[in-house]
């Protein structure tokens, strides 16, 4: 980097450092010198993990618990949107699926 599978409407500081852009991209709309983004600490969660029970008895699957370890996350639903379809009054608005993206685990 690519592929596969799963998840993405919950949750998370009034701390320290630092100093200009940041929210992937498009169009919007926001956040930010009243200090954002980032880093550290703290925290959240439970994908991997560990333990227990059940099923199956080869691989494994389901449920529950834990948080020492590997990741991840810690403004706004992935902030909304993009493509297709639908509801609606050809509007506002809303719904469904997809694409794109993010993360985990596995594979090449």
């Nucleotide at each position: 980097u690519u592929c596969u599978u799963a998840u993405c409407c919950a949750g998370a500081g009034a701390g320290g450092c630092a100093g200009a852009g940041g929210g992937a991209c498009u169009g919007g709309c926001c956040c930010g010198u009243u200090g954002a983004c980032g880093c550290c600490c703290g925290g959240c969660a439970a994908c991997c993990a560990u333990c227990a029970a059940g099923c199956a008895a080869c691989c494994g699957c389901u449920u529950g618990a834990u948080a020492a370890g590997g990741u991840g996350c810690u403004a706004a639903u992935u902030c909304c949107u993009g493509c297709a379809g639908g509801a609606g009054a050809u509007g506002a608005u809303c719904c469904u699926g997809g694409a794109a993206g993010a993360u985990a685990a596995g594979a090449a």